[in-house]
A computed fold for an 86-nucleotide RNA from Neobacillus mesonae, annotated as c-di-GMP-I riboswitch aptamer. It matches the Rfam family "c-di-GMP-I riboswitch aptamer". Clan: c-di-GMP_I riboswitch clan. Taxonomically the source falls in Neobacillus (Bacteria, Bacillati, Caryophanales, Bacillaceae). The sequence was found by an Rfam model in a public genome assembly.

RNA sequence: AUUAGAUAAAGGCAAACCUUUUGAAAAUUGGGGACGCAAAGCUACAGGUCUAAGGUCUAAAAAACUAUGACGGCUGUGCUGCCUAA
Numbered sequence: 001a002u003u004a005g006a007u008a009a010a011g012g013c014a015a016a017c018c019u020u021u022u023g024a025a026a027a028u029u030g031g032g033g034a035c036g037c038a039a040a041g042c043u044a045c046a047g048g049u050c051u052a053a054g055g056u057c058u059a060a061a062a063a064a065c066u067a068u069g070a071c072g073g074c075u076g077u078g079c080u081g082c083c084u085a086a
Base pairs, nucleotide, nucleotide: 002086003085004084005083012037013036017032018031019030022027035073041079042078045076046075047074048071049070050069054066055065056064
């Protein structure tokens, strides 16, 4: 340096749920809490999923459609990282 993630060692993150913050919502901030994770570190470029305030439609509403919104613990890409083994 490359590949791998079995064996350890040092650690790290934090699902559901409760509470709180922001938000129209999806979701999210902080705290508690651990289902799990070898990148469950970062990244919205690509795919996918979620929401529909506003907009379109309507006599008006409902419904439907729509991302400029959200999801990295949905997947890929890109960047970075601990240890061990070969």